[in-house]
Molecule: small-subunit ribosomal RNA
Organism: uncultured prokaryote
RNA sequence: AGAGUUUGAUCCUGGCUCAGGAUAAACGCUGGCGGCGUGCCUAAUGCAUGCAAGUCGAACGGGAGCACCUUAGGGUGUCGACCGUGGCGGACGGGUGAGGAACACGUAGCUGACCUGCCCAGAUGAGGGGGAUAACGCUGGGAAACUGGUGUGAAUACCGCAUAGACUGCGGCUCAGGGAUGAGUUGCAGGAAACGGAUUUUCGGAUUCGCAUUUGGAGGGGGCUGCGGCCGAUUAGCUAGUUGGUGUGGUAACGGCAUACCAAGGCAUUGAUCGGUAGCUGGUCUGAGAGGAUGAUCAGCCACACGGGGACUGAGACACGGCCCCGACUCCUACGGGAGGCAGCAGCAAGGAAUUUUCCACAAUGGGGGCAACCCUGAUGGAGCAACGCCGCGUGGGGGAGGAAGCCCUUCGGGGUGUAAACCCCUUUUCUGGGGGACGAAGACAAUGACGGUACCCCAGGAAGAAGGACCGGCUAACUACGUGCCAGCAGCCGCGGUAAGACGUAGGGUCCGAGCGUUGUCCGGAGUUACUGGGCGUAAAGGGCGCGCAGGCGGUUGGUCACGUCGGGUGUGAAAGCCCCCCGCUCAACGGGGGAAGGUCACUCGAAACGGGUUAACUGGAGGCAGGGAGAGGUCGGUGGAAUUCCCGGUGUAGCGGUGAUAUGCGUAGAGACCGGGAGGAACACCAGAGGCGAAGGCGGCCGACUGGACCUGACCUGACGCUGAGGCGCGAAGGCGUGGGGAGCGAACGGGAUUAGAUCCCGGUAGUCCACGCAGUAAACGAUGUGCACUAGGUGUAGCGGGAGUUGACCCCGGCUGUGCCGGAGCAAACGCGGUAAGUGCACCGCCUGGGGAGUACGGCCGCAAGGCUAAAACUCAAAGGAAUUGACGGGGCCCCGCACAAGCAGCGGAGCGUGUGGUUUAAUUCGACGCAACGCGAAGAACCUUACCAGGACUUAACAUCCCCAGAAUCUUGCUGAAAAGCUGGAGUGCUCUUCGGAGAGCCGAGAGAUAGGUGUUGCAUGGCUGUCGUCAGCUCGUGUCGUGAGAUGUUGGGUUAAGUCCCGCAACGAGCGCAACCCCUGUGGUUAGUUACUAGGAUGUCUAACCAGACUGCCGUAAAAGGAGGAAGGCGGGGAUGACGUCAAGUCCGCAUGACCCUUACGUUCUGGGCUACACACACGCUACAAUGGCCGGUACAGAGGGCAGCCAAGCCGUAAGGUGGAGCCAAUCCCAGAAAGCCGGUCUCAGUACGGAUUGAGGGCUGAAACUCGCCCUCAUGAAGGCGGAGUUGCUAGUAACCGCUGGUCAGCAUACAGCGGUGAAUAUGUUCCCGGGGCUUGUACACACCGCCCGUCACGUCAUGGAAGCCGGCAACACCUGAAGUCGGUGGGCCAACCGGUUUUGGCCGGAGGCAGCCGCCGAGGGUGGGGCUGGUGACUGGGACGAAGUCGUAACAAGGUAGCC
Repeated sequence: AGAGUUUGAUCCUGGCUCAGGAUAAACGCUGGCGGCGUGCCUAAUGCAUGCAAGUCGAACGGGAGCACCUUAGGGUGUCGACCGUGGCGGACGGGUGAGGAACACGUAGCUGACCUGCCCAGAUGAGGGGGAUAACGCUGGGAAACUGGUGUGAAUACCGCAUAGACUGCGGCUCAGGGAUGAGUUGCAGGAAACGGAUUUUCGGAUUCGCAUUUGGAGGGGGCUGCGGCCGAUUAGCUAGUUGGUGUGGUAACGGCAUACCAAGGCAUUGAUCGGUAGCUGGUCUGAGAGGAUGAUCAGCCACACGGGGACUGAGACACGGCCCCGACUCCUACGGGAGGCAGCAGCAAGGAAUUUUCCACAAUGGGGGCAACCCUGAUGGAGCAACGCCGCGUGGGGGAGGAAGCCCUUCGGGGUGUAAACCCCUUUUCUGGGGGACGAAGACAAUGACGGUACCCCAGGAAGAAGGACCGGCUAACUACGUGCCAGCAGCCGCGGUAAGACGUAGGGUCCGAGCGUUGUCCGGAGUUACUGGGCGUAAAGGGCGCGCAGGCGGUUGGUCACGUCGGGUGUGAAAGCCCCCCGCUCAACGGGGGAAGGUCACUCGAAACGGGUUAACUGGAGGCAGGGAGAGGUCGGUGGAAUUCCCGGUGUAGCGGUGAUAUGCGUAGAGACCGGGAGGAACACCAGAGGCGAAGGCGGCCGACUGGACCUGACCUGACGCUGAGGCGCGAAGGCGUGGGGAGCGAACGGGAUUAGAUCCCGGUAGUCCACGCAGUAAACGAUGUGCACUAGGUGUAGCGGGAGUUGACCCCGGCUGUGCCGGAGCAAACGCGGUAAGUGCACCGCCUGGGGAGUACGGCCGCAAGGCUAAAACUCAAAGGAAUUGACGGGGCCCCGCACAAGCAGCGGAGCGUGUGGUUUAAUUCGACGCAACGCGAAGAACCUUACCAGGACUUAACAUCCCCAGAAUCUUGCUGAAAAGCUGGAGUGCUCUUCGGAGAGCCGAGAGAUAGGUGUUGCAUGGCUGUCGUCAGCUCGUGUCGUGAGAUGUUGGGUUAAGUCCCGCAACGAGCGCAACCCCUGUGGUUAGUUACUAGGAUGUCUAACCAGACUGCCGUAAAAGGAGGAAGGCGGGGAUGACGUCAAGUCCGCAUGACCCUUACGUUCUGGGCUACACACACGCUACAAUGGCCGGUACAGAGGGCAGCCAAGCCGUAAGGUGGAGCCAAUCCCAGAAAGCCGGUCUCAGUACGGAUUGAGGGCUGAAACUCGCCCUCAUGAAGGCGGAGUUGCUAGUAACCGCUGGUCAGCAUACAGCGGUGAAUAUGUUCCCGGGGCUUGUACACACCGCCCGUCACGUCAUGGAAGCCGGCAACACCUGAAGUCGGUGGGCCAACCGGUUUUGGCCGGAGGCAGCCGCCGAGGGUGGGGCUGGUGACUGGGACGAAGUCGUAACAAGGUAGCC
């Protein structure tokens, strides 16, 4: 730091995904040790049990027990348990995160508006009295909890009095201050205490702990303020103690904190109110940073303690382990009543993916009480459990083969695992055992350790006990084999799997980490993908339809001033911990200790004054005004004109008109259409007219008038920044639509009819509407798909308006200015296309808008509207893309140019018949297999009776019919008999070879038997392949190097102008060259020559023909031209004719059954062999042919002329026999010699006479011939007989442009035999081509494209089915917060008087007491008040028959809407 993924490829946009780091984690597999941390994120759910806050006898009373004594009542001593009074502490410590959007938190301040127990320092005081009460005793009630009465009776408990200069309140004076007020002083008034405890004592006292008042301190707390930190506007208005004032109350204290009265304020788009969510911070994680996310552990603050309310006590609470009340829940109960609150530590249940021991100790640190000893302390210190995290260590080290075994792969040679192991040597961290053994402990000494016999040290033993997980297609590091066969499965994204899977599973191997490794979740990053740093908006998502304009933002020139922003210095603060740096301590590290640095939009203060801002004075350039001009479909209203359509009337006139691709409906003999005249009415304004003008946009077009808006030019007279933009707001706003009324000629949704069609588009009619007035609506592809304003930045050329210059009689032309409107183009910009002074360039200001596609501009809510509907505007779910521009192709019922027997023009056919052959289908035991549009179908097959043969039935063989190796035997070979269908089996006989030899034998070849390696397979895969072939196509194309252009795909070259059969050539050209193709070189043929001449030829020799070898000829020659076209001569001329030759590639074209070959499969069979059968079947269908349908013919007779071939297991002559096929015969020929071999059509003569025939020959019968072991299934030929269909062929379709078609025969290969096929050969020998509109195929250029598997493409909507999420809905069920009224606990406060009361006061009295007062208690009343009830609403969630659309799903249905002019241009 990037990468993968949209495409055939490219660039861009854009989303999705990955690699990193982190984690209070969980899950899977695995697991040796230690250190340091961390450990209910869910149910603030409920809790059994134990413990977590007590302590003080040096405040006080009682007082058990023990010991002694005793008069037996008790006493003394000791210890003082226990009970209570009293004091201090239970407001700390510990837990949790529910609530709370708030001065709760953070930060900086203020408090002249406050409090503060214990602690520290200072000052002063402590005099004199009084009355109660608990415990306890007695006695009641109650199940219990608990409680009543009475008696005794203490205090550092309680209450008066005295004293008090400091304290408090009020007032006066002085000083300070702007002031509230503070300091000092003074007057009046008010307010204390416990001389109590302990120790000691020389009994005087001393010491100490306490007590009271007060001043200050330290620390802690309360209150107030500025600023900062969440989401929603589909929450826009909120507020009655509300905002302020006065009085009063209340508080430690300010304050509507409360109350009464008065006023009517206060808050809010800088987001009030409402709703949702959330403890805040230091920090933590991430990030380059800015930022984002987060708020476990530790630390600060807040809040809470079963839910809610309340106060009491106190220095402090509205109080986690206190109280009262209401509620829910749990427990006890004798049913009358009671008890309880783990969000303390453990622990339990539940929930959950998930979170620990009912441990040890107060030794340390800290806390409470105490003078202290000490007690208490689940704070804390430790241990335990958990790989949950971080850090460290180990599972051994060295040697050890060209390298064991096993396993894996293999091209079978080998390679890998791999120095890995074994084996040898060594070490002992850790481990086990044994021995020693801490620091932590504390400052006088001693004592004191939970952890812990731990850490650590020493000794001994022994490599000993200790390795796994994920991954290996790309991203991303790591590859093979087997299995599987779109199955099973994988998958983070792209995507793998349909028989050779590096992607699934397993194995071997490898890669990465390692006591861990993976997965999942979450956060940041990558993501510049919300863009402050740091993005965009013409076409990708994105400019508001247009204007006016409040707020807001921004703002020209000069001077002065202020110091708000801004900048600099200083001070304070920003807790500790953490991060960073340095040093140090645990063996290192994690961890810890010390020091430093850093951290804020913070506060205060001093200073600066450029810039922004405020203020002041001025300026004219921005802006506006004024004057003078001209232009204009700018707007509104009124009037008016002609042309045309339609209708009405009249006339002329007759049969049609109209309409379409063609028709028809329609109109017309009741007189249309046409023509003429007259009239009515509505709407729109030809020409002018222009890329022209005007307007903000929508938009505006005959002419005239009235009213009216804006811009422009000239002048530079006035104002003096008055400006720009503009959220909301207001106005304008095409067409269509709505309301009311009018109008209605033409046009014309809907609708009717006609035609076409599968159904529409087309035609004939025609209603709303279109027009007018008024009102509504408020949208658009409202587009330049480009917001407004200002400035700056090369040019060229039109056009509209107005000035200037020059010039003219006047003009045009010309030069220059301003404003508008077009085109081209430079720089620059841009993904490209393109934009380019009218910017999409360079800047500034302000507004609007965008953030993947679909869902969706939809739902819900709100606002607007009469309605239609508009504005605002989501989510669930789903996809891995959706897009923009450009490129190359392909395609188009796009264009242009050009070819081809492509059409046309012709000739002959096919398609109909019969037959042959092939194929499909069917049949069959088998009818072997392949080939399937062109480019399968007389194709593989150049020849299936057996063989072939691969198929079927049956009989046989297994190392095999065939190849190599080993061993044994035998020569080989020939041959007899039997069984059998044959293969084969059994059996007998003959026979002994060649080479070498040491004569024993060995070897080669052949044959037989045996064992195993192996053979064999026309079994599968042509979609694993080679090779070969078909096809486009003998088409003229296909490419490369270098250069150039383009970000790139790519382009250029190869396009263009000509020309050609041709990318053939010429010219031009950012191209210049080159390659594969074209052409030529090769073969045959056409003319001539030379040479040669066997077997041709000839009587012979020449010549000629022919044969076959070499030449000549045509070429680059001549005329002409750029190249061509054309012409002359010539046998032949611009390719003379024919052949061979097939570019890059396409079709996963064909062939595993020609051959080769990977893999798979079979191995007494899927191999081999034999006999027989089948491939020859037959209702049908198709393809290619043959023969015909006849007279241009058939038949009979006669007669003529080829070429090219073949021939020894061959061709076979003459002659003879046979009607013939053929037989016989044997001459000749290894071939220019002989033979096949009579060519046929033709020509001559005759016959037939239009008929299913003397055409046609199928079919069938009979008889023969030939080949061959063998013609039954199933060959060919001959003769005689038979004599079918068929009279020229529907739709459609094929070949051919000259020695061609057509017609005619001949030959060859294959082959024993079999040819209508195939490959060749010659003979006779035409017709037609005006041309390129159309069909088919092809080439080039261009255009469009949503195609790229490429139009046999792509793709839309309904319907049907399944799944999912969601809207509506009669309703139904919840939740939340308010409101109104009723009721109203505890409790504070207030009131009350006729209840009750020790102290103090007064009076009285015989010291009992009584009366009264102050004060208090209880009761009652009142305000407030938690909760409860009732009620109507609000917000929100769930559910709901039915219903709406949506998304997705392999093959469903109907159509074909869109993409090519998509076949009716498309879209809004």